[in-house]
Context: one part of a larger RNA
RNA sequence: CGUUGGAAGUCUGCGGAGGUCUGGCCUUAGUACGAGAGGACCGGGUCGGACGAACCUCUGGUCAACCGGUUGCGGCGCCAGCCGCACCGCCGGGUAUCCACGUUCGGUCAGGAUAAGCGCUGAAAGCAUCUAAGCGCGAAGCCGUCUCCAGAUGAGACUUCCUUAGAGGGUCGUCGUAGACCACGACGUCGAUAGGCGGGAGGUGCAAGGGCCGCGAGGCUCUCAGCCAACCCGUACUAAUAGUC
Repeated sequence: CGUUGGAAGUCUGCGGAGGUCUGGCCUUAGUACGAGAGGACCGGGUCGGACGAACCUCUGGUCAACCGGUUGCGGCGCCAGCCGCACCGCCGGGUAUCCACGUUCGGUCAGGAUAAGCGCUGAAAGCAUCUAAGCGCGAAGCCGUCUCCAGAUGAGACUUCCUUAGAGGGUCGUCGUAGACCACGACGUCGAUAGGCGGGAGGUGCAAGGGCCGCGAGGCUCUCAGCCAACCCGUACUAAUAGUC
């Protein structure tokens, strides 16, 4: 943009693609079978492998906007306390996020038509014959079942609402479960959309300053302190105004 007014919601599935994999063990049963050695079909249960999808509770990574330790040089006049640079200076941790090495789930079960094959009835051909007429069984294969789908331009169906008395949409702004742009989604005062603020979770690991002890490096104490990103809940303080097409 189209689908011939618009909006929202729920479906159908033409058709396409994918999936539909596999092992061990227990039981049936040391049964059937077999002289013995050995050792089942059928059926039931359970644990795996590889593959795939989703997710982050756990485990383990990542976490250059969080916390701490520490070296050299420089700076804030000096001490103390901080800051800058040095691969994030180096090192130890680490939330959200994104991940797998982690977690959960999937392959099922029917059914239909068949292949090879096995049959029933049965003539041609008084017999015989699964086949010539007719009928049945029979595969991880085929159809179906599961997943996606109306740009299926053949543009489908149903429900509700609105509409030249201006519906609805765009633009614009605050954003993210979305993202290269666009698009998509949330919100725009009838407001929790983002920031801020408050509380919580969580991380780091006990701040500064003071006191005491030690010649000192340092230790103890006030102190489970201080600081704190993305997470959760709340709160209109700030910005989503007013408009316009």

Large-subunit ribosomal RNA, domain VI from a metagenome, 245 nucleotides, folded computationally. The full RNA is in RNAcentral, with records from SILVA.